[in-house]
RNA sequence: GCUUGAUAAGGGCAAACCGUUCGAAAGGGCGGGACGCAAAGCCAUCGGCCUAAGUUCCUGAUUCAGGAAUACGGUUGCGAGGUUGCCGGG
Numbered sequence: 001g002c003u004u005g006a007u008a009a010g011g012g013c014a015a016a017c018c019g020u021u022c023g024a025a026a027g028g029g030c031g032g033g034a035c036g037c038a039a040a041g042c043c044a045u046c047g048g049c050c051u052a053a054g055u056u057c058c059u060g061a062u063u064c065a066g067g068a069a070u071a072c073g074g075u076u077g078c079g080a081g082g083u084u085g086c087c088g089g090g
Base pairs, nucleotide, nucleotide: 002090003089004088005087012037013036017032018031019030020029021028022027035077041083042082043081045080046079047078048075049074050073054070055069056068057067058066059065060064
């Protein structure tokens, strides 16, 4: 340097749920808490999935209500890809 994850050593992260907070929502932050994870470190580039404020259309309708489509929103603990890294084996 490449590859790999048996047995370790030192450790690391933190699902659901609860509290609080931001957000239209999906979901995010902080604290508690551990389901799990050898990259469950980082990146929204590709695909998937989630949401639909705004926009467009439709229906009804005393100015509003409902429905459908749509990401410039989100998910890196959905998959792929890129990139960085601890220890051990080869």
This is a predicted structure of a 90-nucleotide RNA (c-di-GMP-I riboswitch aptamer) from a Deltaproteobacteria bacterium. Its mean pLDDT, the model's own confidence on a scale to 100, is 87. NCBI's taxonomy places the organism under Bacteria, Pseudomonadati, Myxococcota, Myxococcia.